[in-house]
């Protein structure tokens, strides 16, 4: 110094090809269910989708710049 991959909920990913309501799993709360715990069973919280800046009737998605990690290559 070129490339090329990943970033979404506390964790661990899904979603992106084809733009239209942000999702699951374990994790927490609180009920239920037991003599009690485990496990099971229901509700609920929880997110500026790394950050900006464009297209666009609408962007997690698409495009530009930046950042951070990992990886090639020199």
């Nucleotide at each position: 110094a070129g490339g090329c991959u990943u970033g979404u909920a506390g964790c661990u990913c899904a979603g992106u090809a084809u733009g239209g309501a942000a999702g699951a799993g374990c994790a927490c709360a609180c009920c239920c269910c037991u003599g009690a715990u485990a496990a099971g069973g229901g509700u609920g919280a929880g997110g500026u989708c790394a950050a900006u800046g464009g297209u666009u009737c609408a962007a997690a998605u698409c495009c530009g710049u930046u950042c951070a990690a990992g990886c090639c290559u020199a």
Molecule: transfer RNA
Organism: endosymbiont of Euscepes postfasciatus